Predicted 3D model of a 350-nucleotide part of an RNA (small-subunit ribosomal RNA, central domain) from an uncultured bacterium.
The prediction has a mean pLDDT of 86.
Context: one part of a larger RNA
């Protein structure tokens, strides 16, 4: 590099926006790069091959044809495909408008209960608390237990549900305020405006870093008390960073559907969520759009399985593998406060 792959064997970026490229609906007229077609000219020589011949043969040598699939020049036809250009062009792709109804979509403010720990008091007494059982701890300086005040910080039981909403990461008490995007319908409008997307920009759990805050619970480290030969641990009593919030940073993860995006086709049965039509009249049927699951045909798959939400049948565009292991390591570059990330090898070795 071609070829063949990328749910699980190596292989889909962690997610969008989007810039060059690359691909791109219908109709009508035009040019002819691009396809076609001919000459010429070029393609060294050797290799190839076809025929002959020379070393006893062959391998190898020598002659002659062909051939070297390309490239460039002029010349011509064709006008179906690409491409360029044209129109008062077109609507089936995209997209706007107007009505709707759904949602833990996203920011910022205020509220609530319920628990939990504190701490004042009241009541009360000898234990609590933890375990496989213990002991560390805690309590007559009156704990544990209850009442009744109060402070704090954090999460928001039920409802709840292979339920929703989000591009991913994610999102869950309740009200407002600002806002994003998706869906139905009815018609109108714009008129190819559209996929994809190398660099790039932008977001991106947790953890972890900076400053400043806050800390109620839990809780790395770290102590002690048990197990145990031993126990730098599983279990226990403590407990600091963290975990909260403001700003900035870092840039990863089993960031998973281990399944890039977009489009078009290719049996059916069964639920469920958001809307609409029809119909019956209060139970529902029917059909239709848009998600979300399960079951299974045809095909496909190395099996498992996947099957209209594809891993099937095609197409465009990207990303990415190419025996383990040394290694996601060196070594350089670039970011980054740091940890460290990104890119990203060889010797060697099996």
């Nucleotide at each position: 590099c071609u070829g063949g792959g990328u749910g699980u064997a190596a292989a889909g970026g962690g997610u969008g926006c989007g810039u060059a490229g690359g691909c791109g609906g219908u109709c009508u007229g035009g040019u002819a790069a691009g396809u076609c077609u001919a000459a010429a000219g070029u393609g060294a020589a050797a290799u190839u091959u076809c025929g002959g011949g020379g070393c006893u043969c062959a391998a190898c040598c020598c002659c002659g044809g062909a051939g070297c699939u390309g490239c460039u020049u002029u010349g011509g036809a064709a006008a179906a495909c690409u491409g360029c250009c044209u129109g008062g062009a077109c609507u089936a792709g995209a997209g706007u408008a107007u009505a709707g109804g759904a949602g833990a979509g996203g920011a910022a403010a205020g509220c609530g209960g319920a628990a939990c720990u504190c701490c004042a008091c009241g009541u009360g007494u000898a234990g609590c608390g933890g375990u496989g059982a213990a002991a560390u701890g805690c309590g007559u300086a009156g704990a544990g237990a209850u009442g009744u005040g109060g402070a704090g910080g954090a999460a928001c039981a039920c409802c709840a549900g292979u339920a929703g909403c989000g591009a991913a990461g994610g999102c869950g008490g309740c009200u407002u305020u600002c806002u994003g995007g998706a869906c139905u319908a009815u018609u109108a409008c714009u008129g190819a405006c559209g996929c994809u997307g190398a660099g790039g920009c932008a977001c991106g759990a947790a953890a972890g870093c900076a400053u400043g805050g806050g800390g109620a619970g839990c809780a790395a480290a770290c102590a002690g008390g048990a197990u145990u030969a031993g126990a730098u641990a599983c279990c226990c009593u403590g407990g600091u960073a963290g975990u909260c919030c403001a700003u900035g940073c870092c840039g990863u993860a089993a960031a998973c559907g281990a399944u890039g995006a977009a489009u078009g086709c290719u049996a059916g049965g069964u639920g469920u969520c958001g809307g609409g039509g029809c119909u019956c009249a209060c139970g529902g049927g029917u059909c239709u759009c848009g998600g979300u699951g399960c079951c299974g045909a045809a095909g496909u798959u190395a099996a498992c399985a996947c099957a209209u939400u594809a891993a099937g049948c095609a197409u465009u565009c990207c990303a990415c593998c190419u025996g383990g292991g040394a290694a996601g390591u060196a070594c350089g570059a670039c970011c980054g406060c740091a940890a460290g990330g990104u890119u990203g090898a060889a010797a060697c070795u099996c």